[in-house]
RNA sequence: AGGGAAGUAGCUCAAUUGGCAGAGCUUCCGUCUCCAAAGCGGAUGGUUGGGGGUUCAAGUCCCUCCUUCCCUGCCA
Numbered sequence: 001a002g003g004g005a006a007g008u009a010g011c012u013c014a015a016u017u018g019g020c021a022g023a024g025c026u027u028c029c030g031u032c033u034c035c036a037a038a039g040c041g042g043a044u045g046g047u048u049g050g051g052g053g054u055u056c057a058a059g060u061c062c063c064u065c066c067u068u069c070c071c072u073g074c075c076a
Base pairs, nucleotide, nucleotide: 001072002071003070004069005068006067007066010025011024012023013022019056027043028042029041030040031039049065050064051063052062053061
């Protein structure tokens, strides 16, 4: 330099190919217990990597940039 993959909650990942952004874990509260853990119930938590565009409507489609990983190549 070229090609490919990925980026969504603190962490790990979904979102049925454009139609209300969710789950598990963590954290917090409650319940239970002599106490704690486990279990059970609930709550908190998101500029969907940044910017722009298309559309009535974008995590999803298009353009561009950034970051990480993989492959190929070049120089030393």
Predicted 3D model of a 76-nucleotide RNA (transfer RNA) from a Nannocystineae bacterium.
Its mean pLDDT, the model's own confidence on a scale to 100, is 82.
The sequence was found in a public genome assembly.
NCBI's taxonomy places the organism under Bacteria, Pseudomonadati, Myxococcota, Myxococcales, Nannocystineae.